[in-house]
RNA sequence: GCCGAUAUAGUUUAGUGGUAAAACAGAGCAAUGGUAAUGCUCAGCCCCGAGUCCGAUUCUCGGUAUCGGCACCA
Numbered sequence: 001g002c003c004g005a006u007a008u009a010g011u012u013u014a015g016u017g018g019u020a021a022a023a024c025a026g027a028g029c030a031a032u033g034g035u036a037a038u039g040c041u042c043a044g045c046c047c048c049g050a051g052u053c054c055g056a057u058u059c060u061c062g063g064u065a066u067c068g069g070c071a072c073c074a
Stems, first nucleotide, its partner, number of pairs: 001070007010024004018054001026042005047063005
């Protein structure tokens, strides 16, 4: 330099053109003589920009980062 993949909550991952989900972690409440476990509730996220569309996290283009492969130089 070229090609491909990935980017979603604090972490690990689902998901779809029509207000995004689970587990763990966090907060509160219940329960217990108390603690743990348990139950209920809550908060929290679509990498950035542009385009298409009535509507984009999803489709298209560019960028950034990470990973993998190939090539080049030495």